[in-house]
């Protein structure tokens, strides 16, 4: 000094499912009921990985806590800027 790899930033993309019913609100929206979605967070989990106990990592698996179901916002992830951490060398 620095591939790979992690963190954080810019900036682009970026699913799914009722503009239901009923009170109130001028209106944004709020109460409450019923249906529905999964891709924020939680939780479970196949399966890896450590010899076992027993831990650790978890899938666009699972549940719907929680969050969503015109628009907009929000958005896992994916790309790009940029900064920083560190392995190999």
């Nucleotide at each position: 000094g620095g591939a790979a790899g992690g963190a954080a930033u810019u900036c682009g993309g970026g699913a799914g499912a009722c503009g239901c019913c009923g009170g109130c609100g001028c209106g944004a929206g709020c109460c409450g009921g019923g249906g529905c979605c999964g891709a924020a967070g939680g939780a479970g989990a196949a399966g890896c990985c450590g010899c076992c106990c027993c831990g650790g990592c978890a899938a666009g698996c699972u549940c719907u806590c929680a969050g969503g179901c015109a628009a907009a916002a929000g958005g896992a992830c994916c790309g790009c800027u940029u900064u920083c951490c560190c392995u190999a060398c």

Background: The RNA shown here (Glycine riboswitch aptamer) has 89 nucleotides and comes from Paracoccus beibuensis. The sequence was found by an Rfam model in a public genome assembly. Model confidence (mean pLDDT): 77 of 100.